[in-house]
RNA sequence: AGAGUUUGAUCCUGGCUCAGGAUUAACGCUAGCGGCGUGCCUAAUGCAUGCAAGUCGAACGGUUCUGAUUUAUCAGAAUAGUGGCAAACGGGUGAGUAACACGUAAGUAACCUGCCCUUAAGUGGGGAAUAAUUCGCCGAAAGGUGGACUAAUACCGCAUGUGGUCUUUCCUCGGUGGGGGAAGGAUUAAAGCCGUAAGGCGCUUGAGGAGGGGCUUACGUCCUAUCAGGUAGUUGGUGAGGUAACGGCCCACCAAGCCAAUGACGGGUAGCUGGUCUGAGAGGACGACCAGCCACAUUGGGACUGAGACACGGCCCAGACUCCUACGGGAGGCAGCAGCAAGGAAUUUUGUGCAAUGGGCGAAAGCCUGACACAGCGACGCCGCGUGGGGGAAGAAGGCUCUCGGGUCGUAAACCCCUUUUCUCAGGGAAGAAAAAUGACGGUACCUGAGGAAUAAGCCUCGGCUAACUACGUGCCAGCAGCCGCGGUAAUACGUAGGAGGCGAGCGUUAUCCGGAUUUAUUGGGCGUAAAGAGCGCGUAGGUGGUCUGGUAAGUCAGAUGUGAAAUCUCCUGGCUCAACUGGGAGAGGUCAUUUGAUACUGCUGGACUGGAGGGCAGCAGAGGGAGGUGGAAUUCCCGGUGUAGUGGUGAAAUGCGUAGAUAUCGGGAGGAACACCAGUGGCGAAGGCGGCCUCCUGGGCUGUACCUGACACUGAGGCGCGAAAGCGUGGGGAGCGAACAGGAUUAGAUACCCUGGUAGUCCACGCCCUAAACGGUGGGUACUAGGUACGGGGAGUAUCGACCCUCUCUGCGCCGAAGCUAACGCGUUAAGUACCCCGCCUGGGGACUACGGCCGCAAGGUUAAAACUCAAAGGAAUUGACGGGGGCCCGCACAAGCAGCGGAGCGUGUGGUUUAAUUCGAUGCAACACGAAGAACCUUACCAGGGCUUGACAUGUUGGAAGUAGGAACCCGAAAGGGGGACGAACUGUUGAGUCAGUAGCCUUCACAGGUGCUGCAUGGCUGUCGUCAGCUCGUGCCGUGAGGUGUUGGGUUAAGUCCCGCAACGAGCGUAACCCUCAUUGCCAGUUAUUUUCUCUGGCGAGACUGCCCUGCAAAACGGGGAGGAAGGUGGGGAUGACGUCAAGUCAGCACGGCCCUUAUGCCCUGGGCAACACACACGCUACAAUGGACGGUACAAUGGGUUGCGAGGGGGUGACCCUUAGCUAAUCCCCAAAAGCGUCCUCAGUUCGGAUUGCAGGCUGAAACCCGCCUGCAUGAAGUCGGAGUUGCUAGUAACCGCGUAUCAGCAUGGCGCGGUGAAUACGUUCUCGGGCCUUGUACACACCGCCCGUCACGUCAUGAAAGUCGGUAACACCUGAAGUCGAUGGGCCAACCUUUAUAGGAGGCAGUCGCCGAGGGUGGGAUCGAUAAUUGGGACGAAGUCGUAACAAGGUAGCCGUAGCGGAAGCUGCGGCUGGAUCACCUCCUU
Repeated sequence: AGAGUUUGAUCCUGGCUCAGGAUUAACGCUAGCGGCGUGCCUAAUGCAUGCAAGUCGAACGGUUCUGAUUUAUCAGAAUAGUGGCAAACGGGUGAGUAACACGUAAGUAACCUGCCCUUAAGUGGGGAAUAAUUCGCCGAAAGGUGGACUAAUACCGCAUGUGGUCUUUCCUCGGUGGGGGAAGGAUUAAAGCCGUAAGGCGCUUGAGGAGGGGCUUACGUCCUAUCAGGUAGUUGGUGAGGUAACGGCCCACCAAGCCAAUGACGGGUAGCUGGUCUGAGAGGACGACCAGCCACAUUGGGACUGAGACACGGCCCAGACUCCUACGGGAGGCAGCAGCAAGGAAUUUUGUGCAAUGGGCGAAAGCCUGACACAGCGACGCCGCGUGGGGGAAGAAGGCUCUCGGGUCGUAAACCCCUUUUCUCAGGGAAGAAAAAUGACGGUACCUGAGGAAUAAGCCUCGGCUAACUACGUGCCAGCAGCCGCGGUAAUACGUAGGAGGCGAGCGUUAUCCGGAUUUAUUGGGCGUAAAGAGCGCGUAGGUGGUCUGGUAAGUCAGAUGUGAAAUCUCCUGGCUCAACUGGGAGAGGUCAUUUGAUACUGCUGGACUGGAGGGCAGCAGAGGGAGGUGGAAUUCCCGGUGUAGUGGUGAAAUGCGUAGAUAUCGGGAGGAACACCAGUGGCGAAGGCGGCCUCCUGGGCUGUACCUGACACUGAGGCGCGAAAGCGUGGGGAGCGAACAGGAUUAGAUACCCUGGUAGUCCACGCCCUAAACGGUGGGUACUAGGUACGGGGAGUAUCGACCCUCUCUGCGCCGAAGCUAACGCGUUAAGUACCCCGCCUGGGGACUACGGCCGCAAGGUUAAAACUCAAAGGAAUUGACGGGGGCCCGCACAAGCAGCGGAGCGUGUGGUUUAAUUCGAUGCAACACGAAGAACCUUACCAGGGCUUGACAUGUUGGAAGUAGGAACCCGAAAGGGGGACGAACUGUUGAGUCAGUAGCCUUCACAGGUGCUGCAUGGCUGUCGUCAGCUCGUGCCGUGAGGUGUUGGGUUAAGUCCCGCAACGAGCGUAACCCUCAUUGCCAGUUAUUUUCUCUGGCGAGACUGCCCUGCAAAACGGGGAGGAAGGUGGGGAUGACGUCAAGUCAGCACGGCCCUUAUGCCCUGGGCAACACACACGCUACAAUGGACGGUACAAUGGGUUGCGAGGGGGUGACCCUUAGCUAAUCCCCAAAAGCGUCCUCAGUUCGGAUUGCAGGCUGAAACCCGCCUGCAUGAAGUCGGAGUUGCUAGUAACCGCGUAUCAGCAUGGCGCGGUGAAUACGUUCUCGGGCCUUGUACACACCGCCCGUCACGUCAUGAAAGUCGGUAACACCUGAAGUCGAUGGGCCAACCUUUAUAGGAGGCAGUCGCCGAGGGUGGGAUCGAUAAUUGGGACGAAGUCGUAACAAGGUAGCCGUAGCGGAAGCUGCGGCUGGAUCACCUCCUU
């Protein structure tokens, strides 16, 4: 620091995703040790049990125990109670709280403060009770109650008053209830205990301090405006009350204020901070542990005590819950430490100790302390250590892979040498502790010795991003996935294995935050077309503001002081062996406060100026606006005349109108609306918009002048006004046009396009509506930055008699363009350039110009404006293609012009379909269908049925074996194959006495393997088809462009041709074209065959010839075209071979080859028979015909290509014939096939025929083991359909079509098919509008699988989220009324009362208490609303979903250009009307610009 992902590719915009860091984490797999940290984020849910706050006998009386004793007592210890202090700290939690709660800085002259410190003064003398205790009583208990006794540092008077407080009159400083001082009055204290003593500890009243608190103020502190108005104690005053203290804190009265777009009020969320995480920073997110503050303690309310509480381990009341109960009544509060349950993905021990630190009490000893110190559990985090080190093979075994050679795990292991961190055992053994004593941790850390490589490695990943690759399995399955995406039989993406990469006692995943994201942009973004300029103006608040100068010092800048707690962070430095951790020092940290200065800039204030702005004066142009009047043309209607059968309308028609007289034409009249020509990228206006002429009223602009004012300016949230068309209301008007509607057409349909009608409306007046593609898709203002040119308005100069001309200038409106900008397109003094000021707006697509809510509207609707959910894109500009029912140019038997056909019939062949045991398989638009097949009776043959074989019909190797062995005749079974059978009976090489031994071949057997027309042509090679014999396809260098890419290859000509010429930022080159090759036509030479000799002919070989070479001509020239001569042939002479880059996953695994998969007594092999030949039907290619240009018969000429020894077969003979018999000749220019046919003559005379020949019967021939299924041919007989073929469609441009026959491959036989051959031998081409295909240029595009593309909406089905909804249920906060606990306060207090007073002996007074009443009051109840949520029959749209339905709206001129607003209509996309836009193609005109 970036990367992946939109496209065929590119640049840009823009979102999504990833790599990093972090965590109070959790989950999965794994796990050796230690140190330091850390550990309920959820249910502020409920809690068993234990502990967490006591202490003081030196305040007090009593009690108990022990000891002493002189039995009077004394001492010690302990203690329930009275009393004092503490319990308001410490510890926990974060529910509430958006607040003076917190933070920072101040104030308190408006305050309090126990214990502690300093200081001043005092501490005299009395009184009355009461717990404990004891005696009763009640109660289950908790507890209560009555009588009697008693003490105090408990309680109450009195005295004293240094002082304090209050008050009156004054002085002084001062800032308000402040400080100091004087005089008078009033009021106000105390407690003792210990000690032999000194004294100590206390107590009371003051003053001061320290520390702690209360209150107040300024500033800061989340989201929401779909919360815009809130507020009655509310805001202020006066006076009482209350408090430690100010204050509506409370009360009475008075006034009507106070807060708020700088966001009040409401809603939601949330403890705040130091800090933590991240980030380069600015920021963003968070607020665990530690520390400061706040709040809370089962929920709500309340006060009491006290220095301090409205009190976590106190009290009272109410509610919920739990427990005890004798049912009468009681008890309780872990958000203290452990622990339990529950919840949850999830969070520990009912441990040790007060040794240290700290706290409470105490004079102290000491006691208490779940604060704390430690230990335990958890890899939860950070840090550290280890699991060994060295040597050890051209490299073991084993695994994996393999091209079988090898490679790899891999020096890795084994093995040898070494070490001992860790571990185990044994020994020693701390610091932490202070002057003595005192150590939970702990026999711990640490040290020493011994033992032994011993006790110790996993997790994730390996398609790209992103480091790391192979094999097998699986087969869109199982699965993976952060994004892009993998998986449909060769998966580096799934699973496993081997290997590799990364990290390592951990590793991955998930969740969350920051980063990357400049993707909210202050740093640091944008708004013509990507999201984004409000439709336009006026103007309020606000923001910003010309020149000179004085003052001020708010902003700004600098210095000083204070503060910004500690911890954290950074730097330096120390301590644990290092590190984590921790100690010390320094630094840093702010919108801070106070203060001192500076004064350039900004602000404020004073003075001045004229350049901004405005006014005056003099001119000018204009469809600027409003009102009134007026004019002609045209349409329609009415009246009349002429006139007759049509008219109108369309692509073509029809509806309509018309003999009741239309249309046409002439004259007259009525009425409404709009203003031709002028007219122009001309004018005016802020925009919408404005168009005949005249008059009136009225706004703005421009030019000149420089007379006046003197910054008066710019922008502008809210606000106000204007605002096309459509639409709405009321009343008019209504000619034309014309939504809706009706009819006619079109169409598969046609709710449309076209036609005929036609209502609202369009027009006017008044009032609403307030939206448009309201667009320059470009907010307003100011300044600056080259020019050229056209047009509108004005001025000046020059010139002239004058007008023109020319030059300059201001203003407006266009075009082209420097620089610059832009993603590009483009913009370019009318900026989208360079800057400043102000406003509006944007932040991925869809959902959604939507829902809900608010505001506005009569309504239609407008405005403001979400979320759930869903996608990984959506988009802009440009590029290359492809496509267009876009354009231009050009070509082709493409059309046209012709000829012959096909499509109808019968038959042949192929295919589909159907059938079948099988009808083997493949080929399927052109480019499958007489195709593979150049020839299925068996064979072929792959199919089916049945019968058989299993190392096999065929190949190689291997194990073992065998002389009566291999082989194998009769014979038997069988359809054959095959099986049985077994007479006879071996070979070769070497060797031996010897078939004796060994080996080979062959045989049997074993194992490897053979074999497969089984699958995949979408794994492939090779070959082929097609576009297309079309003229194209590319490269190098250079140049242009950010880039894809372009240029070259485009342009002007020309050609069959990217053929050639010219031009040109291109210059060259390659593959194609052409040529080179074969053949035909002419000819020369040579040679040759035939029976012969030559010429000719013929055959073969070698040559010649044709090149726009020559002449004329056209084009600017050239290329080239046209004409001509000569020539056998003339402009590539005819034909063939030859097929560029590529396209179609085109065809072929069944021709061959080949990867992978599958079968292996069968998917292999053999055999017999059947099938490939079936037959309702459909298509394709052919043959034969329908006849007279013919048929039958007869006679008679002229070919070429080819073929032939298992062959061709002459001649002769037989047969009506197919053919047969016989055989000559020929291995072929020699012999044979071989007869050519059309042509000529006679008959037939237009008929289903003397046409046609299907079909069928009979009889034959040939091939072949074999013609039943299923061959060909012959003869006789039979004699079907068919009388020229619908829509449509094929071939052909000259020796061609058509007609005619001949040959040949395959082949035993079988040809209407294929490939060839010759004979006869035409017609037509105006031409390129149209059809098809193709080439080049250009244009549009939402296509790129490329128009067989893309794509819209309804309907149907499924899933999901959501709106509405009669309602139903619940939460929250208020309000009104009723009721009202505890309690404070107030009133009363007839009942009760020890202290003081008076009386004097029972009472009274002062004072108090109970009780009662009142105000307030938690809670409860009732009620109507508000708000939020859940749910709901039904309903609305939305999103998503491999193969549903209907249409075809959009993208090309998308077939009616599209889109926007509005209105109506329609199954649906949509259609139509009105107005608007270009973000419309094409053609033409006009205008403008450049050269």

A computed fold for a 1491-nucleotide RNA from an uncultured bacterium, annotated as small-subunit ribosomal RNA.